[in-house]
RNA sequence: GGAGCGGCUCGGGUGAUCGCUGGUGGUCGCGAGGCCACGAGAGGAAAGUCCGAGCUCCACAGGGCAGGAUGCCAGCCAACCGCUGGUGGGGGCGACCCCGAGGACAGUGCAACAGAGAGAGACCGCCUCGUCCGCUCGAGAGGGCGCACGCGGUAAGGGUGAAACGGCGAGGUAAGAGCUCACCGGGCCGGCGGUAACGACGGUCGCUAGGCAAACCCCAUCCGGAGCAAGACCAAACAGGAGGCGUUCGAGGGCGGCCCGCCCGAGCCUCCGGGUGUGUCGCUGGAGGCCUGCGGUGACGCAGGUCCUAGAGGAAUGGUCACCGCCUGCGUACCGGCGACGGACGCGGGAACAGAACUCGGCUUACGAGCCCUCCGACC
Numbered sequence: 001g002g003a004g005c006g007g008c009u010c011g012g013g014u015g016a017u018c019g020c021u022g023g024u025g026g027u028c029g030c031g032a033g034g035c036c037a038c039g040a041g042a043g044g045a046a047a048g049u050c051c052g053a054g055c056u057c058c059a060c061a062g063g064g065c066a067g068g069a070u071g072c073c074a075g076c077c078a079a080c081c082g083c084u085g086g087u088g089g090g091g092g093c094g095a096c097c098c099c100g101a102g103g104a105c106a107g108u109g110c111a112a113c114a115g116a117g118a119g120a121g122a123c124c125g126c127c128u129c130g131u132c133c134g135c136u137c138g139a140g141a142g143g144g145c146g147c148a149c150g151c152g153g154u155a156a157g158g159g160u161g162a163a164a165c166g167g168c169g170a171g172g173u174a175a176g177a178g179c180u181c182a183c184c185g186g187g188c189c190g191g192c193g194g195u196a197a198c199g200a201c202g203g204u205c206g207c208u209a210g211g212c213a214a215a216c217c218c219c220a221u222c223c224g225g226a227g228c229a230a231g232a233c234c235a236a237a238c239a240g241g242a243g244g245c246g247u248u249c250g251a252g253g254g255c256g257g258c259c260c261g262c263c264c265g266a267g268c269c270u271c272c273g274g275g276u277g278u279g280u281c282g283c284u285g286g287a288g289g290c291c292u293g294c295g296g297u298g299a300c301g302c303a304g305g306u307c308c309u310a311g312a313g314g315a316a317u318g319g320u321c322a323c324c325g326c327c328u329g330c331g332u333a334c335c336g337g338c339g340a341c342g343g344a345c346g347c348g349g350g351a352a353c354a355g356a357a358c359u360c361g362g363c364u365u366a367c368g369a370g371c372c373c374u375c376c377g378a379c380c
Base pairs, nucleotide, nucleotide: 001376002375003374004373006372007371008370009369010368012324013323014322015321016320017319018318020041021040023038024037025036026035027034028033043353047364048363050362051361052360053359054358055227056226057225058224062260063259064258065257067223068222069221070220071219072086073085074084075083076082087101088099089098090097091096102218103217107216108215109212110211123158124157125154126153127152129150130149131148133146134145135144136143137142166184167183169181170180171179186205187204188203189202190201192199193198231281232280233279234277240272241271242270243269244268245267252264253263254262288307289306290305291304292303293302294301295300326350327349328348329347330346331345332344334343335342336341
């Protein structure tokens, strides 16, 4: 200097001045409100609304079916499809990253075409034997070589295909084949290590007919619903009409779907039409932040101390000036250095993504600068 991987930190500071919103205290005012002082006032993602919860309301009383989610092991957490660590597998030279990780021997299904054959098969080829023909050796019987065809053997070589019935090497064979053997791979058994997933080791083996379940499915575990436009309170106002069902032989209701069952129940259900404030609360003290210590590989946990950091209600937190800081361009007769360069000074320029709306824990996406880390190259 270039190329990259993951993590961390920051994403301006200070002062003055004008302005906005809430809070605390004081004061004036009948009140609405005014004034003074103090102090506070957007994010790492506030975003997406993809998850999980706190909270609120409905139900709670059970059984079943359907549906959904998760799917290696252990741990963390309020919980989660999250996170941490590990196991197994895959990718990368590496920093690191990814995984759809139970079951194919419960069943069903899919893999076009090509190919002999897609879960059992012979197209080319190779080999034994036989026949015709040709050449050749031989006195002869007969032998050798080649071509074509036929019976049989073969699955090593070639071909087709995304995928071809374990891989590689040696022996063996008429030619071949786990046919045999060594190694790898796989199944089973054994003890050892590990909480476990699993691992290495030893022994043994007919040496072996797959893939897809993010195909339907099977197995195991788990799962009420709706949502702050939830909900609570106060105030105020009005106008009904039509249809249907029912009153214990039960309409309607019990908010994920269906069935059974249970409970409430005398008035309900549907459609058309009218009226009321855009009131108050919920609304910010929390599974909270920060610091220290201890435990843990870690996510995190425990203990102690300390702090209060927006609560708007069509939506406030802004504008101007100066200085400093950060990044960057140019210049220099100064300083350091052998030099590449750096410092200092001067003159310029720049600062991304982006605004809370009940709150929190994640995930995903957007984005400027710096540090750490890996690889490559150059210079000293």
Bacterial RNase P class A from a Deltaproteobacteria bacterium, 380 nucleotides, folded computationally. The sequence was found by an Rfam model in a public genome assembly. Its Rfam family is "Bacterial RNase P class A". The family's RNA type in Rfam is ribozyme.